[in-house]
Context: one part of a larger RNA
RNA sequence: CUGGGCGUAAAGCGUCUGUAGGUGGUUUUAUGUGUCUUUAGUAAAAAUGCUUAGUUUAAUUAAGUAAAAUUUAAAGAAACUAUAAAACUAGAGUACAUUUAGGGGUAAGAGUAAUUUUUUAAGGAGUGGUGAAAUACGAAGAUAUAAGAAAGAAGGCUUUAAGCGAAGGCAUCUUACUGGGUUGUUAAACUGACACUGAGAGACGAAAGUUAAGGUAGCAAAUGGGAUUAGAUACCCCAGUAGUCUUAACUGUAAACGAUGGGUACUCGGUACUGAUAUUAAAAAAAAAUAACAGUUCCCUAGCUAACGCGUUAAGUACCCCGCCUGAGGAAUACGUCCGCAAGGAUAAAACUC
Repeated sequence: CUGGGCGUAAAGCGUCUGUAGGUGGUUUUAUGUGUCUUUAGUAAAAAUGCUUAGUUUAAUUAAGUAAAAUUUAAAGAAACUAUAAAACUAGAGUACAUUUAGGGGUAAGAGUAAUUUUUUAAGGAGUGGUGAAAUACGAAGAUAUAAGAAAGAAGGCUUUAAGCGAAGGCAUCUUACUGGGUUGUUAAACUGACACUGAGAGACGAAAGUUAAGGUAGCAAAUGGGAUUAGAUACCCCAGUAGUCUUAACUGUAAACGAUGGGUACUCGGUACUGAUAUUAAAAAAAAAUAACAGUUCCCUAGCUAACGCGUUAAGUACCCCGCCUGAGGAAUACGUCCGCAAGGAUAAAACUC
C1' cells in the first nucleotide's frame, strides 16, 4: 500500500456557506463512450501449470505442451453507463394562506429587587470574621435602624424531561428593523432534476488574552497583610489591581461533547411533551379522542456491539460524498513556511528509548 476501522480502545474538521471534483429521480428515441460476445493478431526467452526424460530419489536440469492479464483490428449486442433530443412529477425550489410557534439576531427606550457609596435623622460601643483567631473597620461616632440621592452590573419567581438557533449560544419589559423553520393547498397554483456532498476558499465562532477610547457597583488572577504549618510562594480570613461591562478592531482556541460528519431510503411496539393541521363529538370558551406530519424525552423487539450499550433522532440494513486513524514515549515538539501587535495559532517530522 491493501485489507480494516473512527460513541468509550488510535481516529468525525468547532459550525456553516460554497468552487472544482465525485455521485445522482421516472419515461421514450437515437448514437455506440465505457461495457459485453466472436474471430484474427500481439503478449521475447527464462519463469508459472501439465506431461515426459536423466542424476539411486529430491531439489536442480532438459525437452514438449498448455494457459493468460494487457493491447490492436474487424464483425456484432444494446440491458446498464455515457452523450444528444424530447417529455414527466414522487426529489428540490417558488408562490399562495388575515397560516403559525419561538430566551433566533441587531438597535433604541423603559422599569425592578439587591449591592456599594453618599446626605440627613436618631443612637452610643462595639462591628466584622473564623475550626479558633488575628490583620481590618469604629468616640474624626462605626455596625444595626429610618428616609432621600447617585452609580454600575445583573435579571429572582415563572423555569421545564419545554422553546429557538448551523454551531458558539440565546431569558426583565416595550418598540422598530430583520434571518430561518413548521403546517396546509383533499377536487393540486408554478418551475421541471434545478439535487446530495464538498478538496482548496470564505464566513461565523464560549471563556481567557491583546490594542485604543470610555466605564468600574459587586466579584476578583496578580499583589500586600493576618492566620495555619516543620515550611505554606496554597487551602481559610482582611484588603485589592488588571479583568469582568460598553464601543471599534484583533486573536481563532475549549471535555467547541451526543466524546457519535452530512444526505437519501428501508426496518416491531410502548410512553411523555412541543408546534400547527384534519376528522369525530361538542360548541360561549376551555378541555377530550383519533389520524397523518415536523421536532424533543424515556423504555424496548429484531439486528448490531469486545462489552457497556445503541435501538425509526441507530451505534440496525444499504448507497453517495467529505474528513480522519495505523504501537507507547519523544511530540499539541524541533526545523521550515503561513497567519498574529504580542500571547501564540495552523501545518508538522526525525534521531533515540521501550